[in-house]
Record summary:
Predicted 3D model of a 73-nucleotide RNA (transfer RNA) from Candidatus Limosilactobacillus merdigallinarum. Its Rfam family is "tRNA". Gene Ontology term of the family: triplet codon-amino acid adaptor activity. From the family's description: Transfer RNA (tRNA) molecules are approximately 80 nucleotides in length. Its mean pLDDT, the model's own confidence on a scale to 100, is 82. RNAcentral records the identical sequence in 2 taxa. Taxonomically the source falls in Limosilactobacillus (Bacteria, Bacillati, Lactobacillales, Lactobacillaceae).
RNA sequence: GCUCCGUUAGCUCAGUUGGUAGAGCGCUGGCAUCACAAGCCAGAGGUCGCGGGUUCGAGCCCCGCACGGAACA
Numbered sequence: 001g002c003u004c005c006g007u008u009a010g011c012u013c014a015g016u017u018g019g020u021a022g023a024g025c026g027c028u029g030g031c032a033u034c035a036c037a038a039g040c041c042a043g044a045g046g047u048c049g050c051g052g053g054u055u056c057g058a059g060c061c062c063c064g065c066a067c068g069g070a071a072c073a
C1' cells in the first nucleotide's frame, strides 16, 4: 500500500426482513440473616467509534475517516 473482519451499557457479547436497543456478569436499593455471602425482587446505566448520505424511519443499507485484528505485498 491493498483485501477482509471487528467497534453496541463499567466488562463479555446478542440484536431476525430497516420499525423507537437487550442478556449475562458487575453496580445501587430492598427482602431475608445476629451478621456476611449465596439466593429472591426492583432499579440506575447507551450520541450504537466519528462525520456525511439514502429513507417516512438506520445499530442494521451506502460513502469517507479513526482505532483494533488477520492475510497478502
Stems, first nucleotide, its partner, number of pairs: 001072001003070005010025004019056001027043005049065005